[in-house]
RNA sequence: ACGCACCUGUUGGGAGAAUCUGCGCAGACGCAGUGCCGAAGGAGCAACCGCCCCGGAAACUCUCAGGCCAAAGGACCAGCAGGCGAAU
Numbered sequence: 001a002c003g004c005a006c007c008u009g010u011u012g013g014g015a016g017a018a019u020c021u022g023c024g025c026a027g028a029c030g031c032a033g034u035g036c037c038g039a040a041g042g043a044g045c046a047a048c049c050g051c052c053c054c055g056g057a058a059a060c061u062c063u064c065a066g067g068c069c070a071a072a073g074g075a076c077c078a079g080c081a082g083g084c085g086a087a088u
Stems, first nucleotide, its partner, number of pairs: 001088001006083008018034001020033005035068003041064001042062003048056003
C1' cells in the first nucleotide's frame, strides 16, 4: 500500500402458520378457549472444532418467549459507507 474474516449503520430482497369459536367492542382491539408456525430472542442434542480438565458449536430439535388479514417485526443474502484487521 492493498485489504479475507468480523463489527456497526444504511438500502433492497426475505418464509411459515385460524382475520377459527364465544363474549365485550365502531374496529384490524381486549379477554377466554382450541388449533397451528419457526427465521427475533431463548433452550436442548449433536456432526464437527479447539487451548481437549473442559469449552465453542446449526437453518436440526423444543416452542418459554414471539407470531398466525394487513402493517410492524424477521434468521439469512446482497450492495454501499465506516471501524478493525489476517494473508500478500
Source information
Glycine riboswitch aptamer from Rhizobium sp., 88 nucleotides, folded computationally. NCBI's taxonomy places the organism under Bacteria, Pseudomonadota, Alphaproteobacteria, Rhizobiaceae, Rhizobium. The model forms 91% of the base pairs in the Rfam consensus. The coordinates come from a structure-prediction model, not an experiment, and the mean pLDDT is 82.